[in-house]
RNA sequence: AGUAGAAUAGCUCAGUAGGUAAGAGCAGCGAACUCAUAAUUCGUUGGCCGUAGGUUCAAAUCCUGCUUCUACUACCA
Numbered sequence: 001a002g003u004a005g006a007a008u009a010g011c012u013c014a015g016u017a018g019g020u021a022a023g024a025g026c027a028g029c030g031a032a033c034u035c036a037u038a039a040u041u042c043g044u045u046g047g048c049c050g051u052a053g054g055u056u057c058a059a060a061u062c063c064u065g066c067u068u069c070u071a072c073u074a075c076c077a
Stems, first nucleotide, its partner, number of pairs: 001073007010026004019057001028044005050066005
C1' cells in the first nucleotide's frame, strides 16, 4: 500500500432480508439473608449503536467519505 472483517452499556457480546421497546451475561450501586464476610436471591443505575453525510414516511440495520482495531497479501530493510 491492497483485500476482507470489525466498531452497540465499564467489560464480553446478541440484535442487521429497515418498522411498536435498544437488549443479555458479568461488573457497579442498593436491599434481603448472616454475628460478620463470601456465596445466593431481589431490585436498580449505565447507551449521541466509532464519526460526518446521504437515501427513506421511518436507519444500530442500506449507501459514501473519514478514524481506529484485527487478519491476510505485497513491498522495503
A computed fold for a 77-nucleotide RNA from uncultured Pedobacter sp., annotated as transfer RNA. Rfam family: tRNA. It was read from a public genome assembly. The prediction has a mean pLDDT of 80. Lineage of the source: Bacteria > Pseudomonadati > Bacteroidota > Sphingobacteriia > Pedobacter.